About this RNA
This is a predicted structure of a 353-nucleotide RNA (Bacterial RNase P class A) from Sulfuricystis sp. Model confidence (mean pLDDT): 76 of 100. The organism belongs to Sulfuricystis, within Bacteria. Rfam family: Bacterial RNase P class A. For this family Rfam cites "Ribonuclease P: unity and diversity in a tRNA processing ribozyme" (Frank and Pace, Annu Rev Biochem, 1998). By type it is a ribozyme. It is recorded under the gene name rnpB.
RNA sequence: GAAGUUCGCCAGGCAACCGCUGGACAGCACAUCGUCCGGAGGAAAGUCCGGGCCCCAUAGAGCAGGAUGCCGGCUAACGGCCGGGCGCUGUGAAGCGACAGACAGUGCAACAGAAAACAUACCGCCGAUGGCUCCGCAAGGAGAUCAGGCAAGGGCGAACCGGUGGGGUAAGAGCCCACCGCGUUUCUGGCAACAGGAACGGCACGGCAAACCUCAUCCGGGGCAAGGCCAAAUAGGGGAGCAAUGGCGUGGCUCGCGUCGCUCCCGGGUAGGCUGCUAGAGGCCGGCGGCAACGUCGGUCCCAGAGGAAUGGUUGCCCACGACAGAACCCGGCUUAUCGGCGAACUUCCACC
Numbered sequence: 001g002a003a004g005u006u007c008g009c010c011a012g013g014c015a016a017c018c019g020c021u022g023g024a025c026a027g028c029a030c031a032u033c034g035u036c037c038g039g040a041g042g043a044a045a046g047u048c049c050g051g052g053c054c055c056c057a058u059a060g061a062g063c064a065g066g067a068u069g070c071c072g073g074c075u076a077a078c079g080g081c082c083g084g085g086c087g088c089u090g091u092g093a094a095g096c097g098a099c100a101g102a103c104a105g106u107g108c109a110a111c112a113g114a115a116a117a118c119a120u121a122c123c124g125c126c127g128a129u130g131g132c133u134c135c136g137c138a139a140g141g142a143g144a145u146c147a148g149g150c151a152a153g154g155g156c157g158a159a160c161c162g163g164u165g166g167g168g169u170a171a172g173a174g175c176c177c178a179c180c181g182c183g184u185u186u187c188u189g190g191c192a193a194c195a196g197g198a199a200c201g202g203c204a205c206g207g208c209a210a211a212c213c214u215c216a217u218c219c220g221g222g223g224c225a226a227g228g229c230c231a232a233a234u235a236g237g238g239g240a241g242c243a244a245u246g247g248c249g250u251g252g253c254u255c256g257c258g259u260c261g262c263u264c265c266c267g268g269g270u271a272g273g274c275u276g277c278u279a280g281a282g283g284c285c286g287g288c289g290g291c292a293a294c295g296u297c298g299g300u301c302c303c304a305g306a307g308g309a310a311u312g313g314u315u316g317c318c319c320a321c322g323a324c325a326g327a328a329c330c331c332g333g334c335u336u337a338u339c340g341g342c343g344a345a346c347u348u349c350c351a352c353c
Base pairs, nucleotide, nucleotide: 001349002348003347004346005345006344007343008342009341010340012318013317014316015315016314017313018312020039021038022037023036024035025034041324045335046334048333049332050331051330052329053223054222055221056220065219066218067217068216069215070084071083072082073081074080085099086097087096088095089094100214101213105212106211107208108207122154123153124150125149126148129147130146132143133142134141135140162180163179164178165177166176167175181203182201183200184199185198186197187196188195189194227275228274229273230272237266238265239264240263241262242261246260247259248258249257250256282301283300284299285298286297287296288295289294319322
């Protein structure tokens, strides 16, 4: 210098004017007006996980269902994050991985191929053994491959019953040996995942569990239109009193009972209003502990809170000419969208010393 990897940060700036909106203060109680302070994001988004908060029947156990699934840690919690192990990819910095169980059971494997899980034999190799033909007096030799032996080589496939090399053999084969793989036992290091080593075993135990399933852990349901408070008109409900002791019903009649009238009180609920509502697992700075995620201590700051729902418009100057996009109870994550810019650490290559 070029090309990258990971992590973190910013998201046009300044000024003037006119608006919109939350709060405080003063005038005068409301309306209204004035002054001051504040007014979207890194994703406010998707609503995919987790929690706070609230209500329901305190929600314990089992079944069903769902999620997660190497180890350790962090956290309020998580399917998140940090660190580590293993596997794969990359020259590398790094990235990605549902990464438990296939001797509990059931099941699946298209096409091709002889054969897809009790292995098998299409091409092929062999002709030791038995038989056959020929030569030979015989011992024996030669030939073909009927029986038979084999699985090295070829071929099929995503995958074919250990791999490579040597010995061995008629040809071959874990048949034997070395190394690798695998299994069992064991030692060392590590909290662990796991790694490294030793001995034994001659290979037995193929793959798929984001197939059913098994095992372990976790999950009660619903959500701010949750929930709480105040509370008209009208129509119901409950109670007390008043009145001619009236009307109607029941009844042969009286009493009684029910109902109709007026006044007052109580309670539920609708419209409406208030609240929940934003000071919080909060931001920033610094110290300490930790590799880190994170924790803790001190200082400092207050930073949207609507309810048809505000955050906009015009102008001027500057530049690299400005992307994706807008709160609606709150918070921690993940994912997705995003013009461009900045910083730190690291990697590879080139050049020079």